[in-house]
Context: one part of a larger RNA
């Protein structure tokens, strides 16, 4: 449960497109369905109002009127909404120039670093700790010098820097490709926002096939530490991290903030593009649109804080919440190779 709410108390779906629906910009005809007004007749009695009457009063009963929501049907009004027809350009999208970027795929490519492997030099110790110990090491190790082999990640630059719908994206070049903002105001003429279902993408784990394996490591061994140490530290190491193809589809998927639109004081910094202003010119410096932050005024808020990137003040539309545990559990459907995901209760208890 016709309320009130959803940064922290419970509550914004992880995200994007989009069907259905709900919403819709100026304007002028028209139509009269919504709406607003009259007139008919209906709307059974009884009940309820309003007047009068019987039971000595009163509850009760009688009579008599008026009323009365809704549907029906028929005249009227035309502001709004809505149907149709017409214009418009301030929303939307387009067309041209200009532009920034780690936006997405794919090829290739390069250093510097670890490991390893083959020689050289060289001798006894290295390594690890809080101390030590397993461990390597006279079969020559660690150190160094050359050569090579493989894989994974991209120091500086780097920025409360910059792209992207979110997840995320960082060494170069090339080719292929999405999105974006600025500038002119030149077409289109409301084409628009939102979005139940639906659907696309989706970090790390994890599955499944075939590849690859330096480095780091769940498991696991071993050595310490401890009472005890199935940790923490140390020495080792398999899955896996990587790559192709396919699955799962979950997160503190966090801004813990749903999208659009429209309004409401200023200061500051930075990224992008554009004027103007000054210059021989680049800067300064002023303005104007887009992001992205700091700080703060009204207002807001339980308070923290938020504060034109609102958590203000408004419109539209979705999607959640309704004590605490039981529980995101059972059941039961979907979906999954399987782990499981998604819907998602109740007794009972306080």
């Nucleotide at each position: 449960u016709u309320g009130g709410g959803c940064g922290u108390a419970a509550a914004g779906a992880g995200u994007u497109c989009g069907u259905a629906g709900g919403c819709u910009g100026u304007u002028u005809g028209u139509u009269a369905a919504g709406u607003c007004u009259g007139a008919u007749g209906u709307u059974a009695a009884a009940g309820a109002c309003u007047g009068g009457g019987g039971c000595u009063c009163a509850a009760c009963c009688c009579c008599a009127g008026g009323a009365g929501u809704g549907g029906a049907c028929u005249g009227a009004a035309u502001a709004c909404u809505g149907g149709g027809a017409g214009a418009c350009u301030a929303g939307a999208g387009g067309a041209u120039g200009u532009u920034a970027g780690a936006g997405g795929a794919a090829a290739g490519u390069g250093g510097a670093a670890u490991u390893c492997c083959a020689a050289g030099u060289g001798u006894a110790g290295c390594g690890g700790u809080g101390a030590a110990a397993u461990g390597c090491g006279u079969a020559g190790a660690u150190a160094u010098u050359u050569g090579g082999a493989g894989g994974a990640a991209c120091a500086c630059c780097a920025g409360u820097g910059g792209c992207g719908a979110a997840a995320g994206c960082g060494g170069c070049u090339u080719u292929c490709u999405g999105g974006g903002a600025c500038a002119u105001u030149c077409c289109u003429g409301a084409c628009g926002c939102u979005g139940a279902g639906g659907u696309u993408c989706g970090a790390a784990a994890g599955c499944u096939c075939g590849g690859g394996g330096a480095g780091c490591a769940a498991a696991c061994a071993g050595g310490a530490u401890u009472a005890g140490a199935u940790a923490c530290c140390c020495u080792g190491g398999u899955a896996g991290u990587c790559c192709g193809a396919g699955c799962c589809g979950u997160a503190a998927a966090c801004g813990a903030u749903g999208g659009a639109c429209a309004c409401u004081a200023g200061g500051u910094g930075u990224c992008g593009g554009g004027g103007g202003u000054a210059u021989c010119g680049a800067c300064c410096c002023c303005c104007c649109c887009g992001g992205u932050g700091c700080c703060g005024u009204a207002g807001c808020u339980a308070a923290c804080g938020c504060g034109u990137u609102a958590a203000g003040u408004g419109u539209c539309c979705c999607g959640c919440c309704u004590g605490g545990g039981g529980a995101g559990u059972a059941c039961g459907g979907u979906c999954g190779c399987a782990a499981g995901a998604c819907u998602g209760a109740a007794a009972c208890u306080c």
The part of an RNA shown here (small-subunit ribosomal RNA, central domain) has 350 nucleotides and comes from a soil metagenome.
Rfam family: Bacterial small subunit ribosomal RNA. Rfam links the family to the GO terms ribosome and structural constituent of ribosome.
Its mean pLDDT, the model's own confidence on a scale to 100, is 88.